[in-house]
Context: one part of a larger RNA
Molecule: large-subunit ribosomal RNA, domain VI
Organism: Bacteroidetes bacterium MED-G17
């Protein structure tokens, strides 16, 4: 910008794209088959490998939010206690988020027309022949079926619902995200950020009692945090611009 009135929702599918894999074991059954050695088609079920999607409950990995421990040093007058800086100073753990080695799925069954090949009935050619007219069986290949885009499918579809509403700027933010875009909200509000609670991390904070010469232990599951989950208008989302078509 078009889809010959504007919006919002729900969809039809021409048509593209994906995917398609495969092993062993257990049984049929030591059967069918063979003199024996030996050893099945068909079925039925159990476990994998590779590959693809999806998440994050469990396993773990990361985690320069955080939590302890500790080392030099240099600061807060000193002690105690804090903090700075040294690869995040190291070390040990670790929530949300991202993650794979970790979880869940998938790969089927099915139906059409076929191929190669196997047939039926059958003559040219009184027999024979799958063929020539005719009618089956048949494969991971083909079309469907399974997953995903899909009406710029200019052939521009189709359904509901609406009629001056919708939309866009701003702006709070986000499991969305380079920016655009999308998604939630904007006071008739829980969008965020503060606050109060907590699941959840760290691991028993500081002062002080008390106990011990004293290191230290004990009151103490303590104190910090808390991206997660709730509440709850203190804070901030203000006023308010912009755009708004056509016909009958």
């Nucleotide at each position: 910008c078009g889809u010959u009135u504007g919006a919002a929702a729900u969809u039809u599918g021409a048509g593209a794209g994906g995917a398609u894999c495969u092993g062993a074991c257990u049984u049929u059954a030591g059967u069918a088959c063979g003199a024996g050695a030996g050893g099945a088609c068909c079925g039925a079920g159990u476990c994998g490998g590779a590959c693809a999607u999806a998440c994050c409950u469990c396993u773990g990995g990361u985690g320069c939010a955080u939590c302890u421990g500790u080392u030099g040093u240099g600061g807060c007058g000193c002690c105690a206690g804090c903090c700075g800086c040294a690869u995040c100073g190291c070390a040990g753990a670790g929530u949300a988020g991202c993650u794979a080695u970790g979880u869940a799925u998938g790969g089927a069954a099915c139906a059409g027309a076929u191929a190669a090949g196997c047939g039926c009935u059958g003559a040219a050619a009184g027999c024979a022949u799958c063929u020539a007219a005719g009618c089956g069986c048949g494969a991971a290949a083909c079309u469907g079926a399974c997953c995903u885009c899909a009406a710029g499918a200019u052939g521009a579809g189709a359904u509901u619902u609406u009629g001056u509403a919708a939309g866009g700027u701003c702006g709070u933010a986000g499991a969305a995200g380079a920016u655009g875009a999308c998604u939630a909200c904007g006071u008739u509000g829980a969008u965020a950020g503060g606050c109060u609670g907590u699941a959840g991390g760290u691991g028993u904070a500081a002062a002080g009692g008390c106990a011990g010469u004293a290191a230290u232990g004990u009151c103490a599951a303590a104190g910090c945090c808390a991206a997660g989950c709730a509440g709850u208008a203190c804070u901030a989302a203000u006023u308010a611009c912009c755009u708004a078509g056509a016909g009958a």